[in-house]
FMN riboswitch aptamer (RFN element) from a Micrococcales bacterium, 158 nucleotides, folded computationally. The model forms 100% of the base pairs in the Rfam consensus. The coordinates come from a structure-prediction model, not an experiment, and the mean pLDDT is 75.
RNA sequence: ACAGUUCUUCGGGGUCAGUGUAAAUCUGAACCGGCGGUUAUAGUCCGCGACCCGACAAGCUGCCUUAGAUGGCGACAAAUACUUAGGUAAAUGGUUUGGCGGUUGAUCUGGUGAAACUCCAGAACCGACGGUUAAAGUCCGGAUGGUAGAAGAACAGA
Numbered sequence: 001a002c003a004g005u006u007c008u009u010c011g012g013g014g015u016c017a018g019u020g021u022a023a024a025u026c027u028g029a030a031c032c033g034g035c036g037g038u039u040a041u042a043g044u045c046c047g048c049g050a051c052c053c054g055a056c057a058a059g060c061u062g063c064c065u066u067a068g069a070u071g072g073c074g075a076c077a078a079a080u081a082c083u084u085a086g087g088u089a090a091a092u093g094g095u096u097u098g099g100c101g102g103u104u105g106a107u108c109u110g111g112u113g114a115a116a117c118u119c120c121a122g123a124a125c126c127g128a129c130g131g132u133u134a135a136a137g138u139c140c141g142g143a144u145g146g147u148a149g150a151a152g153a154a155c156a157g158a
Stems, first nucleotide, its partner, number of pairs: 002157001004155007015029004030138002032127002034048004043125002052102003056098006062073003068082001107123005129141003
């Protein structure tokens, strides 16, 4: 110096006014920008993460009727018949985790330069899901969560 194992810490920003019965959601004017990469600094380039969907794998296992579930149902969990309705359990249901796949927004012009869709000047554009007296990038919630990753410590190794 390198890769490995284990552990620790860190790991998302932003609003006022007007109208109105009602809006931090509409209108007007503001404000914000995760992580890695890149000949040079990026919300808009390339890729990743978050949210959502799918099948798969593994773990867990309810509610109703009943004396009794092997019957029926699905968290809004029906009602009967039966008496061969014993027990353990299980999944086509529900739920948790995992990796995989899918889905998921937006930029141009000029300048400098060896090099910039990244810098400078100007003009644009974009922003998960659920909630809400009225439609949300900025409010509330899942989330004191998860994660891309960043930094550090210890161990043993060649």